[in-house]
Context: one part of a larger RNA
RNA sequence: AUUGAACGCUGGCGGCAUGCUUAACACAUGCAAGUCGAACGGCAGCAUGUUUUUCUUCGGAAAAAUGAUGGCGAGUGGCGGACGGGUGAGUAACGCGUAGGAAUCUGCCUAGUAGUGGGGGACAACUUAGGGAAACUUAAGCUAAUACCGCAUACGCCCUAUGGGGGAAAGACGGCCUCUUCUUGAAAGCUGUCACUGUUGGAUGAGCCUGCGUUAGAUUAGCUUGUUGGUGGGGUAAAGGCCUACCAAGGCGACGAUCCGUAACUGGUCUGAGAGGAUGACCAGUCACACUGGGACUGAGACACGGCCCAGACUCCUACGGGAGGCAGCAGUGGGGAAUAUUGGACAAUGGGCGCAAGCCUGAUCCAGCAAUGCCGCGUGUGUGAAGAAGGCCUUAGGGUUGUAAAGCACUUUCAAUUGGGAAGAAAAGCAUUUGGUUAAUACCCGGGUGUCUUGACGGUACCAAUACAAGAAGCACCGGCUAACUCCGUGCCAGCAGCCGCGGUAAUACGGAGGGUGCAAGCGUUAAUC
Numbered sequence: 001a002u003u004g005a006a007c008g009c010u011g012g013c014g015g016c017a018u019g020c021u022u023a024a025c026a027c028a029u030g031c032a033a034g035u036c037g038a039a040c041g042g043c044a045g046c047a048u049g050u051u052u053u054u055c056u057u058c059g060g061a062a063a064a065a066u067g068a069u070g071g072c073g074a075g076u077g078g079c080g081g082a083c084g085g086g087u088g089a090g091u092a093a094c095g096c097g098u099a100g101g102a103a104u105c106u107g108c109c110u111a112g113u114a115g116u117g118g119g120g121g122a123c124a125a126c127u128u129a130g131g132g133a134a135a136c137u138u139a140a141g142c143u144a145a146u147a148c149c150g151c152a153u154a155c156g157c158c159c160u161a162u163g164g165g166g167g168a169a170a171g172a173c174g175g176c177c178u179c180u181u182c183u184u185g186a187a188a189g190c191u192g193u194c195a196c197u198g199u200u201g202g203a204u205g206a207g208c209c210u211g212c213g214u215u216a217g218a219u220u221a222g223c224u225u226g227u228u229g230g231u232g233g234g235g236u237a238a239a240g241g242c243c244u245a246c247c248a249a250g251g252c253g254a255c256g257a258u259c260c261g262u263a264a265c266u267g268g269u270c271u272g273a274g275a276g277g278a279u280g281a282c283c284a285g286u287c288a289c290a291c292u293g294g295g296a297c298u299g300a301g302a303c304a305c306g307g308c309c310c311a312g313a314c315u316c317c318u319a320c321g322g323g324a325g326g327c328a329g330c331a332g333u334g335g336g337g338a339a340u341a342u343u344g345g346a347c348a349a350u351g352g353g354c355g356c357a358a359g360c361c362u363g364a365u366c367c368a369g370c371a372a373u374g375c376c377g378c379g380u381g382u383g384u385g386a387a388g389a390a391g392g393c394c395u396u397a398g399g400g401u402u403g404u405a406a407a408g409c410a411c412u413u414u415c416a417a418u419u420g421g422g423a424a425g426a427a428a429a430g431c432a433u434u435u436g437g438u439u440a441a442u443a444c445c446c447g448g449g450u451g452u453c454u455u456g457a458c459g460g461u462a463c464c465a466a467u468a469c470a471a472g473a474a475g476c477a478c479c480g481g482c483u484a485a486c487u488c489c490g491u492g493c494c495a496g497c498a499g500c501c502g503c504g505g506u507a508a509u510a511c512g513g514a515g516g517g518u519g520c521a522a523g524c525g526u527u528a529a530u531c
Base pairs, nucleotide, nucleotide: 001530002529003528005527006526007525008524009523012378013377014376015375016374017373018371019370020336025334026333027332029331030330031329034079035078036077039076040075042072043071046070047069048068049066050065051064052063053062054061055060086289087288088287095214096213097212098211099210100209101208104206105205109202110201111200112199113198114197115196116195117151119149120148126141127140128139129138130137131136161181163179164178165177166176189194215261217259222252223251224250227249228248229247230246231245232244233243234242264286265285266284267283268279269278270277271276291312292311293310294309295308314325315324316323317322342368344367345366346365350364351362352361353360354359381411382410383409384408391402392401393400394399415472417467418466419465420464421463425458430452431451432450433449434448435447436446437445475520476519477518478517479516480501481500482499486515487514488513489512490511496503497502
């Protein structure tokens, strides 16, 4: 000088930050990923309309039916749940950092290009009949699609069996090259500038390889058999012992292999004149993990925190037959600990998912709450005031000091309090109108302008003004030397102090108290830790 600090004493306000460093211990409860009716069959619930019947005070009311309409529970289907958020257990590694590389994929987006023809059979929902305590589940039957399956067509990919053509240079005339036949092989609609399919680029993202760098131990010296290389085959989006069969016997190592301990890495942060040393909270990039271990499925992307399957430990429900669960998401609870916050508000802004949109969802985020945890700012009054008051302390008893300090007098009102006013964060979207584009079109749709209507969690906001009162606001440590600051009383090697030197055994500036002083100040000290 510093800290994600803790503890002791004390504590007025505001701004900006930060807040489980320990048990990757276990978790009650709520929320954290949905959305689309402009893909589909439908209609459980709500609302509207229509029809029929009944009642009627002729206004209407009630009941039933009807997907007709707004919409919509559950279901089929699509996209998203691989982002965002958390944690640092593992990892000494191509994990990270840096500089390069070639054998790859890439949903949505973007630029181009070519298309979207014609058929089929199901399965949910639903109905019926069962089983089960529940979770759930069985059988039969009906039905739709942007769900599924053939066919046609197309670029492309693969192969080289048929036919034709070609070959520069000494030779080679054989898919060696090219064309064709053959084989494999897309699509979907809709409320129509949308959507979907094939393909070529781009962008973005991702996978892979390599050089160099990256902690401690030699009281760890040898390690290795898919091991090192080759050939054939398999596998992957892709190179490769990645896997496999055979062959060879290699490969690494005192420039530290192997083993063991520790540890996520970096930009940075702290310190220091620097070189260095220490560190990796918050913020940002990368990696890894999601109760423990293993596995794949789906998909553009996962071997998937709030998906699936198996095993294990633990917890819960049970009708004992069987089931359910995973906070290292946000709050919160227990436990551990010296120690770390609210079971808050809002989607108003920024961003994300879905949707044509309106919009819905969003514990991301924006805000508020708690904590002197840190940094910064402000205040706790200002001027005057000597009878140098009283009281305290000291005293050589004269006085000195506390001390202009107080009282008194005159002012001011920051902050806090009360009252009133009051921005910015809001841009849009919607509706109306006008204009340009597109088009057969004055439909739709897209872009620009104008008008209109609104949209704020924070929020009793910031800020401004007014009112009243000095009114509501100072402590902590130290005073032997280092080190700024001294006397008295008590104690008597006791009680105690102490960072080091050391104080204390009867005059202690070192212990305890008091007066006085010194240093910092809403903080001050102590402890821990780093330089």